[in-house]
RNA sequence: GACAGAGUAGGUACUGUGCGUUAAGUGUUAGACGGAUGGGAAGUUGCCGCUAAACGAAAGGUAUGACCUGCGGUACAGUAUCGCGUCCGCUGUC
Numbered sequence: 001g002a003c004a005g006a007g008u009a010g011g012u013a014c015u016g017u018g019c020g021u022u023a024a025g026u027g028u029u030a031g032a033c034g035g036a037u038g039g040g041a042a043g044u045u046g047c048c049g050c051u052a053a054a055c056g057a058a059a060g061g062u063a064u065g066a067c068c069u070g071c072g073g074u075a076c077a078g079u080a081u082c083g084c085g086u087c088c089g090c091u092g093u094c
Stems, first nucleotide, its partner, number of pairs: 001094005010082009019072003028053004033049003039088003043084001059069004
């Protein structure tokens, strides 16, 4: 120097443990708002939080106890898989 590759945030599936089912959560919209985002730099996409608004659900069973079976675009963890366009760096080959 050439070629190839790995790695973020996060997505999806499964499993486990919870939460809700007396409706929180999730999702939607808005914001001259805040934050974290391959090892580094600038940055994009996406992500999270905050505030406000609109919308809104699946219950059933039993020994009457708080469990069981479900349900929720539910939370967290684990596993698998997918997952940075540029420059530098890293790994491998020549």
Molecule: THF (Tetrahydrofolate) riboswitch aptamer
Organism: Clostridiaceae bacterium